The prediction has a mean pLDDT of 88. The part of an RNA shown here (small-subunit ribosomal RNA, central domain) has 348 nucleotides and comes from an uncultured bacterium.
[in-house]
Context: one part of a larger RNA
RNA sequence: UUGGGUGUAAAGGGUGCGUAGACGGUUAUGCAAGUUGGUUGUGAAAUCCCGAGGCUCAACUUCGGAACUGCAACCAAAACUGUGUGACUUGAGUGCGGGAGAGGAAAGCGGAAUUCCUAGUGUAGCGGUGAAAUGCGUAGAUAUCGGGAGGAACACCAGUGGCGAAGGCGGCUUGCUGGACCACAACUGACGCUGAGACACGAAAGUGUGGGGAGCAAACAGGAUUAGAUACCCUGGUAGUCCACACCGUAAACGAAUGAACACUAGGUGGUGGGGGUGCAAACCUCCGUGCCGCAGUUAACACAAUAAGUGUUCCACCUGGGGAGUACGGCCGCAAGGUUGAAACUC
Repeated sequence: UUGGGUGUAAAGGGUGCGUAGACGGUUAUGCAAGUUGGUUGUGAAAUCCCGAGGCUCAACUUCGGAACUGCAACCAAAACUGUGUGACUUGAGUGCGGGAGAGGAAAGCGGAAUUCCUAGUGUAGCGGUGAAAUGCGUAGAUAUCGGGAGGAACACCAGUGGCGAAGGCGGCUUGCUGGACCACAACUGACGCUGAGACACGAAAGUGUGGGGAGCAAACAGGAUUAGAUACCCUGGUAGUCCACACCGUAAACGAAUGAACACUAGGUGGUGGGGGUGCAAACCUCCGUGCCGCAGUUAACACAAUAAGUGUUCCACCUGGGGAGUACGGCCGCAAGGUUGAAACUC
């Protein structure tokens, strides 16, 4: 490489968008590049294969045949692929009409709680633990009540509820804005699917500059525990956590490991959004998304089972024994931390 694979054995890219490329609905007709048939030429000889012959046989060798599966030119065919032209509507998109939503980004507002400041009441403790101590407190703490400041997060509602491509999104209001769904079938007429690179997005931590800093809290300090205790427990506490802008580009980035699209293949039962139905009720029917159970089928088993891991088609990514190693070297990216690409010797 071929092949076989990728939920859990090695293996699905973190996610999207989209370039090249690959693949692509129904129908009429033209062309004939691919394709198919034929003719001619060529495909040296030797070799290989088959049949005869010559050395006593064989190896070896001579003759004949076949073959040389290829290439070129010409003639022909038109189903399929391709290509040109015309047509179509079911794929795709647009439109009209609806309702749903923590989808995004911005501004404003709100209440509870913690902390701090200030004033009153009040007095000896408070706090903390398995038990303590460090710590706070007669310079009046803790507790309680009034006033104020500031930051961060939004109890209940809350739900295998919703939205988003993923990361993720949850107090309320306003304007701005993306997407999906349902119904109608008016419009375009294959405009599609996938997608190497490229580009964009991408939790937390971390980085740069400037703000902010209530609570929490790596590091750090002290108190305990212990044989020790660079921990677990306690008292403190700085980065950070928050905001703006700019980097980083990784996660068990997961559906407890499942690429995207399309078609087909028993059912049952929840809950979300819409439509039909009805009396603006229920039953019942139906579409999208979301759960559970389950047949056929699949699977090594577990399990999956219309949200497939079933049956098929197309495209991309990835795997090929364990360790060495996601390391070294080199390239690219980054301010750095590091990321990405990614071996070998050796060893079992």